Overview:
The prediction has a mean pLDDT of 81. Transfer RNA from a Parcubacteria group bacterium, 71 nucleotides, folded computationally. Its Rfam family is "tRNA". By type it is a transfer RNA. Taxonomically the source falls in Bacteria candidate phyla (Bacteria).
RNA sequence: UGCGGGAUCGUCUAAUGGUAGGACGAUGGAUUCUGGCUCCAUUAAUCUAGGUUCGAGCCCUAGUCCCGCAG
Numbered sequence: 001u002g003c004g005g006g007a008u009c010g011u012c013u014a015a016u017g018g019u020a021g022g023a024c025g026a027u028g029g030a031u032u033c034u035g036g037c038u039c040c041a042u043u044a045a046u047c048u049a050g051g052u053u054c055g056a057g058c059c060c061u062a063g064u065c066c067c068g069c070a071g
Stems, first nucleotide, its partner, number of pairs: 001070007010024004018054001025043006047063005
């Protein structure tokens, strides 16, 4: 440098172009003499900028970063 793949709550992981879910974590509460376990509630995300579309996490273009292959 070229080609291919990837980027989603704090972490991991889903999502036929049509409400962004789940688990763990964190916070609050219930329970307990205290803690743990358990239960309930809350919290919180689509890498960036454009485009297509009635509608984009998903399709297209460019970029950033990571991984692999080739030179």